[in-house]
């Protein structure tokens, strides 16, 4: 690239270089940015998917600890609403599930 499964209200920044953008797209909200956006690069953090050790089980499997390794990730729920439906209300609207898109790993083409 495609498919498949699982997860997405939790966590976690500081330099350097650079110099207006950014928060995937589309459309409206609504933040963040010169007290310096994106990106690049260093270092250290989160976290625990693979992954490691241990017990459990015939086995799928699952608990508990780790973090050397390979990914991810360090504003706000994936920032929020869009489309279905379900409850409330008089309506604006508000909540609740659900799909769609979208990240990420593992696996697969």
């Nucleotide at each position: 690239u495609u498919c498949u499964u699982a997860u997405c209200c939790a966590g976690a920044a500081a330099g350097a270089c650079a110099g207006a953008g950014g928060g995937a797209u589309u459309u409206g909200a609504c933040c963040c940015g010169a007290u310096g956006a994106a990106g690049u690069c260093u270092u250290g953090a989160c976290a625990a998917c693979c992954c490691u050790a241990u017990c459990a089980g015939c086995a799928a499997u699952g608990a508990u600890a780790g973090a050397a390794g390979g990914u991810g990730c360090c504003a706000a729920u994936u920032u929020c609403a869009a489309c279905u439906c379900c409850a409330a209300a008089a309506u604006a609207u508000u909540g609740g599930a659900g799909a769609u898109a979208g990240a990420u790993a593992a696996g697969u083409u």